[in-house]
Source information:
This is a predicted structure of a 74-nucleotide RNA (transfer RNA) from an archaeon. It matches the Rfam family "tRNA". Its family is annotated with triplet codon-amino acid adaptor activity in the Gene Ontology. By type it is a transfer RNA. Rfam's curators write: Transfer RNA (tRNA) molecules are approximately 80 nucleotides in length. The coordinates come from a structure-prediction model, not an experiment, and the mean pLDDT is 82. The sequence was found in a public genome assembly.

RNA sequence: GAGCUCGUAGUCUAGUUGGUUAUGACGUCGCCCUUACACGGCGAAGAUCGUCGGUUCAAAUCCGACCGAGCUCA
Repeated sequence: GAGCUCGUAGUCUAGUUGGUUAUGACGUCGCCCUUACACGGCGAAGAUCGUCGGUUCAAAUCCGACCGAGCUCA
């Protein structure tokens, strides 16, 4: 330098056939339970989907550029 794959809550992850409010687990917080802790039960907060732009009535999803990570080739 070229090609391919990927980027979604603190962490991991579903959703990529465009369509109402983005899924689940762990973690965090509150309440119940316990003498207390743990376990368990109930509930809540937490993501404008890597950045910018384009297409569209509508974009996490399609297109382009860039940034970052991994693999391969030179």